Context: one part of a larger RNA
């Protein structure tokens, strides 16, 4: 010097991103215990007091020798032994839960209701799940899933208070407007429309026939092309649908100080963001401004609203309880620090 420990004057977080680490608290009994609350909690809240040994003594319980008794029933039960508990006095030590085991506490806020689950080996969380809520599919040989377009199986020996899917995430108060786009649903009309069916008609070939001898017409058959017409889904069209995917404006003017604009005008849109919240896990400008806390506060708390770019089940806002969660403050406590010192054990190092 390294690691693991022990102790420390005065101070006590001045350390540091941050009280990280350490210290402190700790057991049992008694007293006492706030806001808030879903009345269960919060709560071991917080905050106090006591605890060893010896002697004396009170009360209560158990057991029993024994007493009464005819009784082994029943009742009483001094002494003894034993258990619990109270009072008084005394003794020793620095210290009596004498060791070991063995909560630090409080205030305020964010997020998630909660117990749970997770990145085996850098993340335990605000992520996932959850009960609850809602939408949607499915009438049974169910939908859905596995499987070779199968058999078969699960779903289920279940039957819409069931099962599958999706979203949200306890309970509380609520959940606004837009169906133009995209999706989904409905729709015996209409338009478009594939293969297929259909075969009008045309073309090639030529027996034949006509001829002005150049050629013309041309049945059947064969071959090729092929119109009308019939016709599904889909799409168009017509409606519906937001706890479907999603979306939820701009400019100008106006009140008898100023400022602001309840009010008016105008353009655009499917409709122009309602309640609630708001510099927020969201605010760029920004350390916004004001207030609180500090001697001093880019963090924190309460407000304001100018929301770059909150907002209502991609849920909104509050919320008791809960959390090895995150943020800020305080009490206690301490070698975290001012500022380091001493000691112990094991290493390292030197000699052998």
């Nucleotide at each position: 010097c390294u690691u693991u420990c022990g102790u420390u004057a005065a101070g006590g977080a001045a350390c540091u991103c941050g009280g990280c680490a350490a210290a402190a608290u700790g057991u049992c009994c008694c007293c006492g215990u706030a806001a808030c609350u879903u009345c269960g909690g919060g709560a071991g809240a917080a905050g106090g007091g006591g605890a060893g040994c010896c002697c004396c003594u009170g009360a209560g319980g158990g057991u029993u020798a024994g007493a009464u008794g005819a009784a082994c029933a029943a009742u009483c039960a001094a002494a003894g032994c034993u258990c619990u508990u109270g009072g008084g006095g005394g003794c020793c030590g620095c210290a009596g839960a004498g060791a070991a085991u063995c909560g630090g506490c409080c205030c305020a806020g964010g997020c998630g209701a909660c117990u749970g689950u997770u990145u085996a080996a850098c993340a335990a969380a605000a992520a996932c799940a959850c009960a609850g809520c809602a939408c949607u599919a499915u009438g049974c040989g169910a939908a859905g899933u596995c499987g070779u377009a199968a058999a078969g199986a699960c779903g289920c020996g279940g039957u819409a208070u069931a099962u599958g899917g999706u979203g949200u995430g306890a309970a509380g108060c609520c959940u606004g407007c837009c169906c133009a786009a995209u999706g989904c649903c409905a729709c015996a009309a209409g338009g478009u429309c594939a293969a297929a069916g259909g075969g009008a008609u045309g073309u090639g070939u030529u027996a034949g026939u006509c001829u002005u001898c150049g050629g013309g017409c041309g049945a059947a058959g064969c071959a090729c092309a092929g119109a009308a017409c019939u016709u599904a889904a889909g799409c168009c069209c017509u409606g519906g649908u937001g706890a479907a995917u999603g979306g939820c404006g701009g400019c100008c003017g106006u009140a008898a100080c100023u400022a602001u604009a309840a009010c008016g005008g105008u353009c655009c849109u499917a409709a122009g963001g309602u309640a609630g919240c708001g510099a927020a896990a969201u605010u760029c400008c920004u350390u916004g401004u004001c207030g609180g806390g500090u001697a001093a506060g880019u963090u924190c708390c309460g407000a304001c609203c100018u929301g770059c770019a909150c907002g209502a089940a991609u849920g909104g806002c509050g919320u008791a309880a809960c959390g090895a969660u995150c943020u800020g403050g305080g009490c206690g406590c301490u070698g975290u620090c001012u500022c380091a010192a001493c000691g112990a054990a094991a290493g390292a190092c030197u000699c052998g």

The part of an RNA shown here (large-subunit ribosomal RNA, domain IV) has 352 nucleotides and comes from a Chlamydiota bacterium.
The RNAcentral record of the full RNA draws on ENA.
Rfam family: Bacterial large subunit ribosomal RNA. Rfam links the family to the GO terms structural constituent of ribosome and ribosome.